[in-house]
RNA sequence: GAAGACCGGGUGGCUGCCCGCUUUUAUAGGCGGGAGGAAAGUCCGGGCUUCACGGAAACACGGUGCCGGGUAACCCCCGGGGGGCGCGAGCCUACGGAAAGUGCAACAGAGAGCAAACCGCUAACCGCCCGAUGAAAGGCUGCAAAGGCUUGUCCUGCGUAGCCCGGAGGGCGAAGCAAGGGUGAAAGGGUGCGGUAAGAGCGCACCGCGUUCCUGGCAACAGGAACGGCAUGGUAAACCCCGCCGGAAGCAAGACCAAAUAGGAGCCUCACAUGAUGGUGUUUCCCCGUCGAGGCUCGGGUAGGUCGCUUGAGGCAGGCGGUUACGCCUGUCCCAGAUGAAUAGUCACCACCCUUUCGGGGGUACAGAACCCGGCUUACAGGUCUUCUGGU
Numbered sequence: 001g002a003a004g005a006c007c008g009g010g011u012g013g014c015u016g017c018c019c020g021c022u023u024u025u026a027u028a029g030g031c032g033g034g035a036g037g038a039a040a041g042u043c044c045g046g047g048c049u050u051c052a053c054g055g056a057a058a059c060a061c062g063g064u065g066c067c068g069g070g071u072a073a074c075c076c077c078c079g080g081g082g083g084g085c086g087c088g089a090g091c092c093u094a095c096g097g098a099a100a101g102u103g104c105a106a107c108a109g110a111g112a113g114c115a116a117a118c119c120g121c122u123a124a125c126c127g128c129c130c131g132a133u134g135a136a137a138g139g140c141u142g143c144a145a146a147g148g149c150u151u152g153u154c155c156u157g158c159g160u161a162g163c164c165c166g167g168a169g170g171g172c173g174a175a176g177c178a179a180g181g182g183u184g185a186a187a188g189g190g191u192g193c194g195g196u197a198a199g200a201g202c203g204c205a206c207c208g209c210g211u212u213c214c215u216g217g218c219a220a221c222a223g224g225a226a227c228g229g230c231a232u233g234g235u236a237a238a239c240c241c242c243g244c245c246g247g248a249a250g251c252a253a254g255a256c257c258a259a260a261u262a263g264g265a266g267c268c269u270c271a272c273a274u275g276a277u278g279g280u281g282u283u284u285c286c287c288c289g290u291c292g293a294g295g296c297u298c299g300g301g302u303a304g305g306u307c308g309c310u311u312g313a314g315g316c317a318g319g320c321g322g323u324u325a326c327g328c329c330u331g332u333c334c335c336a337g338a339u340g341a342a343u344a345g346u347c348a349c350c351a352c353c354c355u356u357u358c359g360g361g362g363g364u365a366c367a368g369a370a371c372c373c374g375g376c377u378u379a380c381a382g383g384u385c386u387u388c389u390g391g392u
Base pairs, nucleotide, nucleotide: 001388002387003386004385005384006383007382009350010349011348012347013346014345015344017034018033019032020031021030022029023028036366040377041376043375044374045373046372047371048250049249050248051247061246062245063244064243065242066080067079068078069077070076081095082093083092084091085090096241097240101239102238103235104234118181119180120177121176122175126173127172128171129170130169138164139163140162141161142160143159146156147155148154149152189207190206191205192204193203194202208230209228210227211226212225213224214223215222216221254307255306256305257304264298265297266296267295268294269293270292275291276290277289278288279287314333315332316331317330318329319328320327321326351364352363353362354361355360
C1' cells in the first nucleotide's frame, strides 16, 4: 500500500430520572431493565393501519435493466461473465436495443451522415493548344513578387525577358484518387505485402466486424471452424423501442373511552293555535308545510385519557446444508418504550491524548431512540485483529 472484521473509555461509591414487577392504607421501600454503529439523512424495500378496488387485459405515468442465485421484499446482498484502470494485492462499472423511427454534434474544418474534395497525388482515357522553324529538366545575365536578419546599395529568390545547353515532350480543360497533409472528441475498418497512371478490400495474410455451425458452460459468455470484402460511424442518466415491477397515504396511520359546545333523534311535562309564518306582483278565500320552554335518554365528538407500543423476517450458543449471500434444526434468553419527552450528575482510581515553570493543569470522536424491521448513503478522535501486495 490492498481487502475484511471489531472496539469506540473501564471499575467502584454517593445522589437523581423513566419503565416493569412487587410489599404497603399511604408517604415510601425492594428487585430488574434503561441509546447507537450509525439512534442521522428519510434515499430504497417490507410488515402494520386506514381509504380505494368485480376479474383480466390494454394504454398512460413512474421505476428498473449482463447472467445465475439469496431474500418477506428491494434500486440491497452473494457468486460469475464482459469492459476499463493498476507493476501488484485489488478497484470501478446505468453493462438491454443504434440494419424500427425521430433528434443532436458548439468551435474548427472542403466535408459531420444524402458523406466530402481545401492542400495534395496521377497523366491511363477524352477535347483543345504549343513543340525538330527545337518541348521539359539544367546553366548565365538583366529586371524582380515575397520573405529573412547581423539593416548591408546584404542573403534567399516566386516569376519574367534574352542567351547557352539539351533533343521530345509540355500546358490547359475535363477526368481519376482518397494514399499523404490539414481540421476535429469523431472523417465510412487497422497493419503489411501485392497491385495501379496514381490510388483504393481492388487482391491476399493477420487482427477487428458480421452471418452460420461446432465444442464447453444452467446462463451471461468463452474457444474454434467455414463463409462474407465491410454493408451496419457516435450518442438511448436524448426522445424512443423491448423485457420485468408498481393502487394511495402514512403511527399526527388508526381503534376505543369520553367532561364541554354546535347541530340532530326519541320520550315526558308545561304553554298555545279563531295565532304567527312560508308556498316569488298585490289582496281575499281554500289547501299544504313549519313552530315556544324545561327535563331525561340516545347520539355526537372537543379537552383529556387508553390502546396501537414493542415477543420480533428477535438476540446468543451449538450442529447440519451451501464456494458464498443465506437456509434448516436444537437449546437458551427477554434486552428502552418516554410523550415539553427519562437514559443523568458528581467523587476517587485507572486508560489514552494535549500541555507544563515537572508541582500540576486541561480534554475523551461522530452523535442521541419516538411504530417496527431489512438495506443504502453520510459523519466519526483514537485503537485492536486477520489475510494479502510492492519495495528495501
Bacterial RNase P class A from a marine sediment metagenome, 392 nucleotides, folded computationally.
The sequence is in RNAcentral, with records from MGnify.
The prediction has a mean pLDDT of 77.
Its Rfam family is "Bacterial RNase P class A". Rfam describes the family as follows. Ribonuclease P (RNase P) is a ubiquitous endoribonuclease, found in archaea, bacteria and eukarya as well as chloroplasts and mitochondria. By type it is a ribozyme.